[in-house]
Overview
c-di-GMP-I riboswitch aptamer from Rubrobacter sp., 83 nucleotides, folded computationally. The model forms 95% of the base pairs in the Rfam consensus. Its mean pLDDT, the model's own confidence on a scale to 100, is 86.
RNA sequence: CCUGGACAAAGGCGAACCUGCCGCGAGGUAGGGGCGCAAAGCCUAAGGGCCUUUCUGAGAGGAAGGGCAGCCGGGUUGCCGAA
Numbered sequence: 001c002c003u004g005g006a007c008a009a010a011g012g013c014g015a016a017c018c019u020g021c022c023g024c025g026a027g028g029u030a031g032g033g034g035c036g037c038a039a040a041g042c043c044u045a046a047g048g049g050c051c052u053u054u055c056u057g058a059g060a061g062g063a064a065g066g067g068c069a070g071c072c073g074g075g076u077u078g079c080c081g082a083a
Base pairs, nucleotide, nucleotide: 005080012037013036017032018031019030020029021028022027035070041076042075043074044073047072048071049068050067051066052065053064054063055062056061
């Protein structure tokens, strides 16, 4: 330095749910709350995937817009030091 990640240490983040606000909605945001996470830090939605709105169609579907990064993947930075 790279890979790896412990019955280690110091910390970090903050699921569901509740309340307020924003949004048609998916969802976002603030507070409470902790399920979990070795990157659940940051970026990527034009890598894949999922969700939502409008129009159209008998239907299958099609078209246009929006959202999710704690679904997987990719890029990048980082704490500690046992096998």

Background
NCBI's taxonomy places the organism under Bacteria, Bacillati, Rubrobacterales, Rubrobacteraceae, Rubrobacter.